[in-house]
Molecule: transfer RNA
Organism: Streptomonospora wellingtoniae
RNA sequence: GCGCCAUUAGCUCAAGUGGCAGAGCAACUGACUCUUAAUCAGUGGGUUCAAGGUUCGAGUCCUUGAUGGCGCA
Numbered sequence: 001g002c003g004c005c006a007u008u009a010g011c012u013c014a015a016g017u018g019g020c021a022g023a024g025c026a027a028c029u030g031a032c033u034c035u036u037a038a039u040c041a042g043u044g045g046g047u048u049c050a051a052g053g054u055u056c057g058a059g060u061c062c063u064u065g066a067u068g069g070c071g072c073a
């Protein structure tokens, strides 16, 4: 220098061919318990890496850039 992959909640990851952004763990609250842990019930948490474009509608499609990883030279 060229190519490919990844980037979504605090963490790990989903989201069929564009149509309500979710799960587990963690956090918080309550129940239970002498207390803690465990267990059970519930609650909150998102500028989907950034900036543009297409579209009635974008996590998803297109362009450019950023970071990380892999391969080739």
Base pairs, nucleotide, nucleotide: 001072002071003070004069005068006067007066010025011024012023013022019056027043028042029041030040031039049065050064051063052062053061